[in-house]
RNA sequence: GUGGACAUAGCUCAGUUGGUUAGAGCGCAGGGUUGUGGUUCCUGAGGUCGUGGGUUCGAUCCCCAUUGUCCACC
Numbered sequence: 001g002u003g004g005a006c007a008u009a010g011c012u013c014a015g016u017u018g019g020u021u022a023g024a025g026c027g028c029a030g031g032g033u034u035g036u037g038g039u040u041c042c043u044g045a046g047g048u049c050g051u052g053g054g055u056u057c058g059a060u061c062c063c064c065a066u067u068g069u070c071c072a073c074c
């Protein structure tokens, strides 16, 4: 330099041939249980879906650019 993959909650990830609430597990906060802790149960908070544009009535999803990480080739 060329091609490709990935980026979603604090962490690990799911969700996409566009559709009206964006989810799970672990973690965190509060509560029940317990003499305390752990275990377990209930409830809750936490996201501008990497960034900026575009298409569309509507974008996590499609298109372009860009940033970061990784892989292959040269």
Stems, first nucleotide, its partner, number of pairs: 001073007010026004019057001028044005050066005
The RNA shown here (transfer RNA) has 74 nucleotides and comes from a Bacillota bacterium. The source organism's lineage runs through Bacteria, Bacillati and Bacillota. Rfam family: tRNA. The literature on the family includes a 1993 paper in Trends Biochem Sci by Hou, "The tertiary structure of tRNA and the development of the genetic code". The family's RNA type in Rfam is transfer RNA.